Transfer RNA from a Deltaproteobacteria bacterium, 84 nucleotides, folded computationally.

RNA sequence: GGCCGUCUGGCGGAACUGGCAGACGCAGUGGACUCAAAAUCCACCGACCGCAAGGUCAUCCCGGUUCGAUUCCGGGGACGGCCA
Numbered sequence: 001g002g003c004c005g006u007c008u009g010g011c012g013g014a015a016c017u018g019g020c021a022g023a024c025g026c027a028g029u030g031g032a033c034u035c036a037a038a039a040u041c042c043a044c045c046g047a048c049c050g051c052a053a054g055g056u057c058a059u060c061c062c063g064g065u066u067c068g069a070u071u072c073c074g075g076g077g078a079c080g081g082c083c084a
Base pairs, nucleotide, nucleotide: 001083002082003081004080005079006078007077010026011025012024019067028044029043030042031041032040046057047056048055049054060076061075062074063073064072
């Protein structure tokens, strides 16, 4: 230098036919149980702003297509593999 693949909450990892983003698990927080713990069970759990009601943003980044994009298209980045 060429080709291929991957990139989603703190972590792993779903969502592929474009249609509520974040299922499920781990971790975390609160509670139940216990003399107290562990285990188990229940609830919550993306970020920011706000006293709150609520609002804004968010799938590596920037654009495009579309009523609508994690998904399709273009460019860029990071990581991995193969070839030279």